[in-house]
Context: one part of a larger RNA
RNA sequence: CUAUACUGAAGGAACUCGGCAAAUUGCAUGCGUAACUUCGGGAUAAGCAUGACUUCUAUCGGGGCAACCCUUUAGAAGUGGCACAAAAGAGGGGGUGGCGACUGUUUACUAAAAACACAGGGCUCUGCGAAGUUGCAAAACGACGUAUAGGGUCUGACGCCUGCCCGGUGCCGGAAGGUUAAAAGGAGAGGUGCAAGCCUUGAAUUGAAGCCCCGGUAAACGGCGGCCGUAACUAUAACGGUCCUAAGGUAGCGAAAUUCCUUGUCGGGUAAGUUCCGACCUGCACGAAUGGCGUAACGACUUCCCCACUGUCUCCAGUAUAGACUCA
Numbered sequence: 001c002u003a004u005a006c007u008g009a010a011g012g013a014a015c016u017c018g019g020c021a022a023a024u025u026g027c028a029u030g031c032g033u034a035a036c037u038u039c040g041g042g043a044u045a046a047g048c049a050u051g052a053c054u055u056c057u058a059u060c061g062g063g064g065c066a067a068c069c070c071u072u073u074a075g076a077a078g079u080g081g082c083a084c085a086a087a088a089g090a091g092g093g094g095g096u097g098g099c100g101a102c103u104g105u106u107u108a109c110u111a112a113a114a115a116c117a118c119a120g121g122g123c124u125c126u127g128c129g130a131a132g133u134u135g136c137a138a139a140a141c142g143a144c145g146u147a148u149a150g151g152g153u154c155u156g157a158c159g160c161c162u163g164c165c166c167g168g169u170g171c172c173g174g175a176a177g178g179u180u181a182a183a184a185g186g187a188g189a190g191g192u193g194c195a196a197g198c199c200u201u202g203a204a205u206u207g208a209a210g211c212c213c214c215g216g217u218a219a220a221c222g223g224c225g226g227c228c229g230u231a232a233c234u235a236u237a238a239c240g241g242u243c244c245u246a247a248g249g250u251a252g253c254g255a256a257a258u259u260c261c262u263u264g265u266c267g268g269g270u271a272a273g274u275u276c277c278g279a280c281c282u283g284c285a286c287g288a289a290u291g292g293c294g295u296a297a298c299g300a301c302u303u304c305c306c307c308a309c310u311g312u313c314u315c316c317a318g319u320a321u322a323g324a325c326u327c328a
Stems, first nucleotide, its partner, number of pairs: 001323008010314002014312001019309001027051005036041001038157001052079007061070003080084001092307004097302002099299002104116002120155007132141003158294004163224003168221002170217005177212003183206002188201005225243005252286001253283001264280005
C1' cells in the first nucleotide's frame, strides 16, 4: 500500500450523477394507528410501553390410585447489573410525482424495465372434408372440438369515455356499361398447282376474372387548415369576411418519458433549487383501443423531499487476518 472485517471525538449527506456503500430498524405481548380506497385493503402503517431473576396469589392444559410431576396465563411485592427479545438469527420509516393495473415473463454470459404476457374490450375470418397451418402428395394438426367454438389482428384490470373525415390505400358488395387473354369464328388476302387441293395470313363477331366504374366500411392503413378585420383606455376577440379541404382536432390533458426557444412565467419547498410539486397555455411537434383522462392495491422500476441513522464526507486514525515489502 491492497483486500476482508471491526472501532471511532465533534459534526451528521457538508460526499456524490445519485445516501452508492455502510449504519439504523429487526422478536413477542399490550396499547395505538392517517390520507385515500375497488370497503378487501392501506397496516407489522406511523408511534408508545413492557420483557431478566426471586417470593406469593390465582389460573389453562396433560399425566398419576394417590403423594405429586410437567406446563399455560394473569396479578402483587421485591432483587441484581453498564446492559434483561443480554449471544446468534431477526423489517429503517414517512411524504409526493411519473410509468405499468395486479401475481407473472425476458436479452443462459454487460439491459429485469416503463419492454413481453395478462384477465377484460373490439374488429375480422370460419357452417365443418371449417377457416388457418405443415406437406410434392397420401395425410396430419385444428379437434375425437362445432360459432358460448376455432384462427388472425389491435387494445390491455377497473372507472368516465372513445369526437369529425370514405378524397387516397386496403377490404366488402354491385345480373348494367367500358377495356381485356387463350379459345371460338371466318368476311377476305397471299403462295403454289392445269385442276382437285395443300400451305400461309386473317377483319367483323362471341369471349372470364381483373382493372375502370357505382356504393359501403376508420376499435381498417391513415388524416384531422390558412389569411384579414372587428367591442366606448389599452389588450383580447364572443362576431364578420375570404381562400382551400375528404374533413379541418371534439372531450380530456398540456413546458409533459412529448416544449426547440427554455433555467418559459407565477406560486411552493431551500439561506441559496437547470431537478421536484402546483398552476398558466404562446401544444416548435398531446389527443381519444397506433386508445384519451383518472385510479385503490402492487413494483429488486424511476423523480423529488423529510425523519432516523451513520467514516459517504469535513479528515482521517487505530486494531485483527491474508497478501505485498525487508531480512533469513
The part of an RNA shown here (large-subunit ribosomal RNA, domain IV) has 328 nucleotides and comes from Devosia algicola. NCBI's taxonomy places the organism under Bacteria, Pseudomonadati, Alphaproteobacteria, Devosiaceae, Devosia. Rfam family: Bacterial large subunit ribosomal RNA. The RNAcentral record of the full RNA draws on ENA.